[in-house]
RNA sequence: GCCGAUGUAGCUUCAGGGGCUAGAGCGGCUGAUUCGUAAUCAGCAGGUCGGAGGUUCAAAUCCUCUCAUCGGCU
Numbered sequence: 001g002c003c004g005a006u007g008u009a010g011c012u013u014c015a016g017g018g019g020c021u022a023g024a025g026c027g028g029c030u031g032a033u034u035c036g037u038a039a040u041c042a043g044c045a046g047g048u049c050g051g052a053g054g055u056u057c058a059a060a061u062c063c064u065c066u067c068a069u070c071g072g073c074u
Stems, first nucleotide, its partner, number of pairs: 001073007010026004019057001028044005050066005
């Protein structure tokens, strides 16, 4: 230099070729339960979907550029 994969909540991740609030588990907070803790149960908060631009009535999803990590080739 070229090719490919991945990037979504604090962590691990779902979301068949665009469509109505982006969900789950763990973790966090609050409450219940307990003499107390853990466990269990109920509820709540937390995401500008790596960044920028474009296409579209509408983009996590399509296109372009770019950043980071990993792998391959020269």
Predicted 3D model of a 74-nucleotide RNA (transfer RNA) from a Candidatus Poribacteria bacterium. The RNAcentral record of the sequence draws on ENA. It matches the Rfam family "tRNA". Taxonomically the source falls in Candidatus Poribacteria (Bacteria, Bacteria candidate phyla).